[in-house]
RNA sequence: AAAUCAAGUGAAGAGUUUGAUCCUGGCUCAGCGCGAACGCUUGCGGCAUGGCUAAAACAUGCAAGUCGAACGGUGAAAGGCCUUCGGGCCAUAUGAAGUGGCGUAAGGGCGAGUAAUGCAUUCCUACGUACCCUCUGGUCAGGGAUAGCCCAGGGAAACUUGGAGUAAUACCUGAUGCGGUCCUUCGGGAUCAAAGAUUUAUCGCCAGUGGAGCGGGGAAUGUCCUAUCAGGUUGUUGGUGAGGUAACGGCUCACCAAGCCGAAGACGGGUAGCGGGUGUGAGAGCAUGACCCGCCGCAUCGGGACUGAGACACUGCCCGGACUCCUACGGGAGGCUGCAGUAACGAAUCUUCUGCAAUGCGCGAAAGCGUGACAGAGCAAUGCCGCGUGCAGGAUGAAGCCCCUCGGGGUGUAAACUGCUGUCAGGGUUCAGCAACACAAUGAGCAGACCCAAAGGAAGGGCCGGCUAACUUCGUGCCAGCAGCCGCGGUAAUACGAAGGGCCCGAGCGUUGCGCGGAAUCACUGGGCUUAAAGCGUACGCAGGCGGACGUGUAGGCGUUUUGUGAAAGCCCUCGGCUCAACCGAGGAACUGCUUGACGAACCACACGUCUUGAGGCAGGUAGAGGCUGUCGGAACGAUAGGUGGAGUGGUGAAAUGCGUUGAUAUCUAUCGGAACGCCGAAGGCGAAAGCAGGCAGCUGGGCCUGUCCUGACGCUCAUGUACGAAAGCGUGGGGAGCGAACGGGAUUAGAUACCCCGGUAGUCCACGCUGUAAACGAUGUGCACUAGAUCGUGGGGGCUCUGACGCCAUCCUCGGUCGAAGCGAAAGUCAUUAGUGCACCGCCUGGGGAGUACGGUCGCAAGGCUAAAACUCAAAGGAAUUGACGGGGGCUCACACAAGCGGUGGAGCAUGUGGCUUAAUUCGAAGCAACGCGAAGAACCUUACCUGGGUUUGACAUGCACGGAUUAGCUCCUGGAAACAGGAGUAACGCGGCUUGCCGUGGAACGUGCACAGGUGCUGCAUGGCUGUCGUCAGCUCGUGCUGUGAAGUGUUCGGUUAAGUCCCUCAACGAGCGCAACCCCUGUUGCUAGUUGCCAGCGAGUCAAGUCGGGGACUCUAGCAAGACUGCCGGUGUAAAUCGGAGGAAGGUGGGGAUGACGUCAAGUCCGCAUGGCCUUUAUGCCCAGGGCUGCACACGUGCUACAAUGGCUGGUACAGAACGACGCAAGACCGCAAGGUGGAGCAAAUCGCGAAAGCCAGCCCCAGUUCGGAUUGCAGGCUGCAACUCGCCUGCAUGAAGUUGGAAUCGCUAGUAAUCGGAGAUCAGCUACGCUCCGGUGAAUACGUUCCUGAGCCUUGUACACACCGCCCGUCAAGUCAUGGAAGCUGGUAGCGCCCGAAGUCGCCCCGAUUCAGGGGUGCCCACGGUGAGGCCGGUGACUGGGACUAAGUCGUAACAAGGUAGCCGUAGGGGAACCUGCGGCUGGAUCACCUCCUUU
Repeated sequence: AAAUCAAGUGAAGAGUUUGAUCCUGGCUCAGCGCGAACGCUUGCGGCAUGGCUAAAACAUGCAAGUCGAACGGUGAAAGGCCUUCGGGCCAUAUGAAGUGGCGUAAGGGCGAGUAAUGCAUUCCUACGUACCCUCUGGUCAGGGAUAGCCCAGGGAAACUUGGAGUAAUACCUGAUGCGGUCCUUCGGGAUCAAAGAUUUAUCGCCAGUGGAGCGGGGAAUGUCCUAUCAGGUUGUUGGUGAGGUAACGGCUCACCAAGCCGAAGACGGGUAGCGGGUGUGAGAGCAUGACCCGCCGCAUCGGGACUGAGACACUGCCCGGACUCCUACGGGAGGCUGCAGUAACGAAUCUUCUGCAAUGCGCGAAAGCGUGACAGAGCAAUGCCGCGUGCAGGAUGAAGCCCCUCGGGGUGUAAACUGCUGUCAGGGUUCAGCAACACAAUGAGCAGACCCAAAGGAAGGGCCGGCUAACUUCGUGCCAGCAGCCGCGGUAAUACGAAGGGCCCGAGCGUUGCGCGGAAUCACUGGGCUUAAAGCGUACGCAGGCGGACGUGUAGGCGUUUUGUGAAAGCCCUCGGCUCAACCGAGGAACUGCUUGACGAACCACACGUCUUGAGGCAGGUAGAGGCUGUCGGAACGAUAGGUGGAGUGGUGAAAUGCGUUGAUAUCUAUCGGAACGCCGAAGGCGAAAGCAGGCAGCUGGGCCUGUCCUGACGCUCAUGUACGAAAGCGUGGGGAGCGAACGGGAUUAGAUACCCCGGUAGUCCACGCUGUAAACGAUGUGCACUAGAUCGUGGGGGCUCUGACGCCAUCCUCGGUCGAAGCGAAAGUCAUUAGUGCACCGCCUGGGGAGUACGGUCGCAAGGCUAAAACUCAAAGGAAUUGACGGGGGCUCACACAAGCGGUGGAGCAUGUGGCUUAAUUCGAAGCAACGCGAAGAACCUUACCUGGGUUUGACAUGCACGGAUUAGCUCCUGGAAACAGGAGUAACGCGGCUUGCCGUGGAACGUGCACAGGUGCUGCAUGGCUGUCGUCAGCUCGUGCUGUGAAGUGUUCGGUUAAGUCCCUCAACGAGCGCAACCCCUGUUGCUAGUUGCCAGCGAGUCAAGUCGGGGACUCUAGCAAGACUGCCGGUGUAAAUCGGAGGAAGGUGGGGAUGACGUCAAGUCCGCAUGGCCUUUAUGCCCAGGGCUGCACACGUGCUACAAUGGCUGGUACAGAACGACGCAAGACCGCAAGGUGGAGCAAAUCGCGAAAGCCAGCCCCAGUUCGGAUUGCAGGCUGCAACUCGCCUGCAUGAAGUUGGAAUCGCUAGUAAUCGGAGAUCAGCUACGCUCCGGUGAAUACGUUCCUGAGCCUUGUACACACCGCCCGUCAAGUCAUGGAAGCUGGUAGCGCCCGAAGUCGCCCCGAUUCAGGGGUGCCCACGGUGAGGCCGGUGACUGGGACUAAGUCGUAACAAGGUAGCCGUAGGGGAACCUGCGGCUGGAUCACCUCCUUU
């Protein structure tokens, strides 16, 4: 220099219901705020704020006085004068008291009351106004008193009485009357005043006018909760007249009328001062009313008036009550909700401070006086704001502490140390400003400036599992404790406690309480109601709300503009003042409101007129279980009578009760009775809903179609109301066949108050009257409009053929169904019959339980209905859908699962394991299948882990360190001892160096001592690894990508076939893939090739009593290596295919047989005692060594086996044939001895070489059905073997003994072919053996399978679910125990607002009497009336013996009601019954599974 400028800048979510998901829905958290309080901590300053509880009580001081210029008068000091020194006088000034004036109605405090006599906003006026301002006029003449003072009395005091006497701006009379007021015939009349003081100029006084400011009164609008308060009111509402007031008015009174208020909430109850504002919020709102300002109300409680301009008067008066104090007992006094302060209450709130210096107020002419208003200081982190506790440098980083993988890391530049600075606090000096009122003087208190010293005096609190920023170690062990919600803690706690570290704030930080927010969780902005909470059972309909088309007008709403107002402060903006800020000042904006006028006329409204499409009417048709009444009918059933007939019938899962020889059931005939109406009949029809069904008649309501003639918006919805309203139930009277709550009986059952059966009363039926509820359901309010279609049915209309029956065609309207697009929906679903898009109106919801309950009201004869809470308690309760699991749901399919068979177990004796018992110990583990001849494939010692006793402590075993001495290990021996062990004697090894070959030095190992440590079959398999069992050799389990779904998830993996198989094929929004299946591996069955020793021996030879013994041979068997072979390959049938059935060939045929092989996972399955291992425990013992004992114990029970019970056998004699293993610490031949076990002896053999070696069978004989020639237990005697040792406690042999047992109850196991059954053999372990076990090997060698209904288990699909630690689930009710809140209750007790009656203080008003004149005053009385008394009730509490249900509480009792078809489908209403859940009857619902049928729809 230029330009531009202000005041509307603002919206977050998270945790928690589930196995998971979406939704609904509550609870909780993060934010901000406060008159706060509490805990820990605390340096300074500024500015604010500070009894929220007991409007309960108050000691003490102060908080309202002033004026001598209104008055009479007056004490002291100082001054002057005088003085007899005692004092007196004067003027000025003035203290105490008094008369008088003004003030005391302001200022200050508090919020009890008050829901309107209040407040806020906007208006109005029938009124008043001291002091102040303005203007007009006046201020004359008189009078009599009375305080004070003085005298005399009474009283403790407060106070008071009498007498004398005095002044005024105190009081009174008269005059005047501008003017005011009243009257008026508008000419006028009546009536009403005054005070002086000081002084030379003012201040007063009187009457009046106007004003300012302040008041009085009135109107409209707004102003909390409750209807479980529905009717209230008698001066009540209005009028006339009078009184009263400053003034209007029932304000008061007399009379008259009967009004007035109320669902837009009167009346009643509860709560509350209201506003400006304040907090929060994006806003709309919600909450609030401390401090400051305005208004109101109150002043110990209640009533009353006086004075005055103003009061019914906070620090005035009178009376009554309560309380406190004084007292001489006669009487008196008092009112902090003023400032301080006390005590009390309480979680909690300050000094008995200074000053009138400032601001303001009162009085005064003024000086001035007064002022707990106010100005200041004090106390309190109570809040807001500001400052400081230092700043810079300083280590591969001290110490301490913490962690550690032992390497290191953290605290941490932090400290120490070096340098610098000086805020605040401290000390000293000085003095602007707050100060202005002529000059002068004046500061309670605050503040400013300068100087000094020294890092010195100044940091804490909370938190660290998620939400939510911040992590480790130790301690503890469901304890102690934490916690806002979810939830942590039961031995590895980031959640408790501590420490280290970290995070967030900081002179504060947390906690608690309260408000708003988040919460769209009351939804105006901005929600919902099929199934989550929520549509009244249905209709009619008053009020109310909303309302068709066109035109004209009005201007209430509405819009624009305008007037006044919306106090100030505050919020906001811009400036400015304190160093900044908080704080303060100035100006503006805003105050979204109310109000005045003008304009506009689209819309709403109003008025008028017109219209026909909404609505209604009219005419003609038409379908129907629509309703009511009467009448008639047949079938069935029961009864009665009679006939026939002759033993049962009936009933059930099976029975029984019942009926029947007094003749049932059955059958025929006749008669009577009541109830219900087959077929038609349906997805059908009608009705507002409930509901309605034989035929006919009468009466009657509604709908639909067609015509488009009439009215002209007459409409829609509907709180209160009214009517109808299944079944059950109730009342009165009938009726009563069948059925059938209750009840009786029979069954079932643990019981069976049930389900089943036999009976059976109310009831069911009719008439009249109540009741008024249902899953009264489409769980879906009514009406109107709009928004793709397809299809079926019902009623009516139209068209075609000449009419018609019939048929056909397209189509309009009505009603009833199904599917479906868009859309909507949390999804399921819905979709013109809407749950879509809109409009109008009504009803209803706001977490679960308590509870549709209690109390109250109301209806009902009752049962009960309608209306409808709270305390307390939980963190969920719920809806839809998903994946699983489960079902006494369904379908399909497998398995020695059943069935068909064979053989067993369960009975006996014995063996073995287990339980139990016992014991010093009987070590430990395993526990349904899937523990129990299991760990253990070898317990006399050892093993051995257990018990008793003895011994030992660096250890029986490992590693390291330090020291020691030269011993030692080994070997031999002695003593004690049960041994271990202890003590002792002798001998004495190795490497290296030196070297006088025996010594020296030294080293490793060893030994000793000591320190670290070893050791533990001690605990935890629920801290683990590894391994194993089981479902199960069952056919399953998953993934990638894509697609579908908001999502969990689905699809693939389902469907149709097929298979042993998710094996394969086909189809398909899927396409592929992985782990499993199969195959690959091993054994076995056939053949070939190769090879021929230890195996073999056909042919050749040798040889023997005999023997592959020998030469030799590779043919065969065999051995063991390599190959071949089998693949639904071939043929036929069926089939799209996969495949399947049959056949051929073949050693073998559809996986040839057997084995190994075990998916994702389940069981917190098993194992810490195989091994490994975290943590804990133990350390002269829970370790180690030794001896003996025990693991073998025996009234008993169970499992697994062996041997038997005999003749398909036993015994005796003879005789034949395997395979696979094993053998040197061994197998052992031949030979000899022994009855035998075995012994002697030792050939051969580290093995196709030697050794071990079969039985059943077969051949012959005996036994003759018997507890035996079966069976072998038990016991005695005599032996053998192993071993250090057979007592506890081994096996074997011989002789003798000769038990039970004669085929095994309920129940239960294995096996489908070389299998079962039966027969023997071998091996591991092992000195020996308890082996009858286990694992293998071969010999002999069957029967049966129709089939899948049932039992068990499994797989797939589907369905239901309230289960998800998943049916061994969940879960209901009574009873019993504890705790808590609550309802009822004879009563007892307190409060509260009225009503009737009685009493009636003070006082106003009225009346009467007295009073020298007036006045004052005195006495009496009437109305009203506070307090008080009394009576009957209302309402609200407290308490209450007893009693009702409710809620909650790891492991109580009884049952099993519900969830699956929950084992009788469940539920709703009602009624009866029952220990309980519940059961039963009647009617209803599907929110019932399953099977079959019918109908309809969709698709091809």
A computed fold for a 1500-nucleotide RNA from a Phycisphaeraceae bacterium, annotated as small-subunit ribosomal RNA.
It was read from a public genome assembly.
Its mean pLDDT, the model's own confidence on a scale to 100, is 83.
NCBI's taxonomy places the organism under Bacteria, Pseudomonadati, Planctomycetota, Phycisphaerales, Phycisphaeraceae.
It matches the Rfam family "Bacterial small subunit ribosomal RNA". Gene Ontology terms of the family: structural constituent of ribosome and ribosome.